[in-house]
RNA sequence: UUCAGAAAAAGGCAAACUUGGUGAAAAUCAAGGACGCAAAGCCGAGGGUCUAAGGUGGAAAUAGGAGAAGCUAUGAUGGCCGGGCUGCCUGA
Numbered sequence: 001u002u003c004a005g006a007a008a009a010a011g012g013c014a015a016a017c018u019u020g021g022u023g024a025a026a027a028u029c030a031a032g033g034a035c036g037c038a039a040a041g042c043c044g045a046g047g048g049u050c051u052a053a054g055g056u057g058g059a060a061a062u063a064g065g066a067g068a069a070g071c072u073a074u075g076a077u078g079g080c081c082g083g084g085c086u087g088c089c090u091g092a
Stems, first nucleotide, its partner, number of pairs: 002092004012037002017032006035079001041085003046081002048077003054072003
């Protein structure tokens, strides 16, 4: 430097769920909690996925106004996949 992660050590992160905050929601933050993770460290929304406040739309019922489905990211997700940078231990 490259490849690999069977066993082990030191340490790290923390799903579901609960409580509280934020948010229209998806979700996120804090505390508790551990399903898992060798990059579940950092960067960044290309693809995928989730949501639809606003916008669009104009069904139904009405004729005062009200507005359903559908579509839509400018919202979210890196613990869905790919990419860039860095890094612990062990083995070859």

A computed fold for a 92-nucleotide RNA from Neobacillus rhizophilus, annotated as c-di-GMP-I riboswitch aptamer.
Lineage of the source: Bacteria > Bacillota > Caryophanales > Bacillaceae > Neobacillus.